[in-house]
């Protein structure tokens, strides 16, 4: 410099003029009152007034009503380990396992040996399942080739006999022996093709996943068959609160897989309803009439069922009042500094501030001016967290790449 990740801050800003609210002083004017006082309507000053998400209504609570607040079932939420917190499904600080060259960055992270169910097509076979190509070995048939043996012809030598001839050479017949070829016969070996029967899951092949991996050696051909490492299982050491790492013995080991954001098993929690909650004030009316039903029953009692308990007539039509007004409403598990402890979330201590309360629903207009040229968008009982939506500015941490001293 440049790209990448983490966290923080801000959410137009200044000025003028007018107007909107709540508060608080003070004042004139009225009403009620014995003084004190109190409530209106204006004046007049002081001081306040929409978020970082106020939006989602997803989670916890505070509050305030109901319910003996009691058991039980079925439901429902979470879902690795320790902390934080008023609580949690949040946070924050470790562990598993993922992603990334790293800083980070994600995680619905109990259990598959309690059961069940699923996993399409492919494929021999999808879980104590299986043999399609394949490899071995054996047995039968069929060829081919080499080899031996045996016969059978031929030819070659060679030797013997017989005939024959010019008694020498030659010539015919015949017979052993050798050799060499052919043909058939058996055997033998090899090889190729088919049948069949036994072994193999080591190699191919489908699939997302195929029965623990990789090397060695072993076998007819394979196979943890064996033997090294790795992995699963049991045991037992170290470290650590723990999740969980490591290390060491042991067994050839179905731990036989995958899927529980499928059913389901374990483990912890869980009573509801909600500011239209709920109190009080004032004012009205009809404590209402009818019918049916029933009284050890049924029905009310704040998620369903059962049980308990607690009160009680129960349905069903008709027909009356009233919905005004105070309060709940904003001092709080509150915010800001500083110390102390913690790796941290956060606690504790000391100061110190008061920070919207509208109810048909309050912050609007104008000018001028600066700019980063304003996105997303408004309380309605409060907070703590999640999640979504966003236009820009700022400052820091750490990662890597480059350059340059």
């Nucleotide at each position: 410099c440049g790209a990448g990740u983490c966290g923080g801050u801000c959410a137009g800003g200044c000025g003028a003029u007018c107007g909107c609210u709540c508060u608080c002083c003070g004042g004139u004017c009225g009403u009620g009152g014995u003084u004190a006082c109190a409530c209106g309507c204006c004046c007049g000053g002081g001081g306040g007034g929409a978020g970082g998400a106020a939006a989602g209504u997803c989670c916890g609570g505070g509050c305030u009503c109901c319910g003996c607040a009691g058991g039980g079932c079925a439901g429902a939420g979470u879902g690795c380990c320790a902390g934080g917190u008023a609580a949690c499904g949040c946070c924050u600080g470790g562990g598993g396992g993922g992603c990334g060259a790293a800083a980070g960055c994600c995680u619905a992270c109990g259990g598959a040996a309690a059961g069940u169910g699923c996993a399409a097509c492919a494929g021999a076979a999808a879980g104590u399942a299986u043999a399609c190509c394949g490899c071995c070995c054996g047995a039968c048939c069929a060829c081919u080739c080499a080899c031996c043996u045996c016969a059978u012809c031929g030819c070659u030598g060679u030797c013997g006999c017989g005939c024959u001839c010019a008694c020498g050479c030659g010539g015919c017949g015949u017979g052993g022996c050798a050799g060499c070829g052919a043909u058939g016969a058996g055997g033998u070996g090899a090889g190729u093709g088919g049948u069949c029967g036994g072994g193999u899951a080591a190699g191919g092949g489908u699939g997302a996943a195929a029965u623990g991996g990789u090397g060695c050696g072993g076998u007819a051909a394979g196979a943890g068959c064996g033997c090294a490492c790795c992995g699963c299982g049991c045991g037992c050491c170290u470290g650590g609160u723990a999740a969980c790492a490591g290390g060491c013995g042991u067994g050839g080991c179905g731990a036989u897989g995958g899927u529980a954001a499928a059913c389901c098993c374990c483990a912890c929690u869980c009573g509801g309803a909600g500011c239209a909650a709920g109190a009080c004030c004032a004012a009205a009316u009809a404590g209402g009439a009818a019918u049916c039903c029933g009284c050890c029953a049924g029905c009310u009692g704040u998620g369903g069922c059962c049980c308990g308990c607690a009160g009680u007539g129960g349905a069903u039509u008709c027909g009356g009042g009233u919905a005004g007004g105070u309060c709940g409403c904003u001092a709080c598990a509150g915010g800001c500094a500083g110390g102390u402890g913690g790796u941290g979330a956060c606690a504790c201590c000391u100061g110190u501030c008061g920070c919207a309360g509208a109810u048909g629903a309050a912050u609007g207009a104008u000018c001028g001016u600066c700019c980063a040229c304003g996105a997303c968008a408004g309380a309605a009982c409060c907070c703590g967290g999640c999640u979504u939506a966003u236009c820009g500015a700022c400052c820091g941490g750490c990662u890597c790449a480059c350059u340059c001293u």

Bacterial RNase P class A from a Gammaproteobacteria bacterium, 405 nucleotides, folded computationally. Rfam family: Bacterial RNase P class A. Its family is annotated with tRNA processing, dimeric ribonuclease P complex and ribonuclease P activity in the Gene Ontology. About the family: Ribonuclease P (RNase P) is a ubiquitous endoribonuclease, found in archaea, bacteria and eukarya as well as chloroplasts and mitochondria. Taxonomically the source falls in Gammaproteobacteria (Bacteria, Pseudomonadati, Pseudomonadota). The coordinates come from a structure-prediction model, not an experiment, and the mean pLDDT is 75. The sequence was found by an Rfam model in a public genome assembly.